RNA sequence: UUUUAUAAAAAGCAAAAUAAUUGAAAAAUUAUUACGCAAAGAGAUAAGUCUAAGGAAGUAAUUCUAUGAUUGUUAUUUCUGCCUCA
Numbered sequence: 001u002u003u004u005a006u007a008a009a010a011a012g013c014a015a016a017a018u019a020a021u022u023g024a025a026a027a028a029u030u031a032u033u034a035c036g037c038a039a040a041g042a043g044a045u046a047a048g049u050c051u052a053a054g055g056a057a058g059u060a061a062u063u064c065u066a067u068g069a070u071u072g073u074u075a076u077u078u079c080u081g082c083c084u085c086a
Base pairs, nucleotide, nucleotide: 012037013036017032018031019030020029021028022027035072041079042078043077044076045075046074047073048070049069050068054065055064056063057062
């Protein structure tokens, strides 16, 4: 590296869409569903991205701003994590 036999695990999460609810929005929650994921489990840290109620500027159009949201956004690090000859 190839072939054969016998097995084991065969668990977890849940994209998009739809419905309802919450929210100013971004988005979130619940249900259906299953695009996918060895961490698409949890924590901490730094960043990226999205929104702009409130605030500021402006004659106005509008612009800026996170205290809001996002980890199935990126990275670092810690803990946990299925089977197998692989």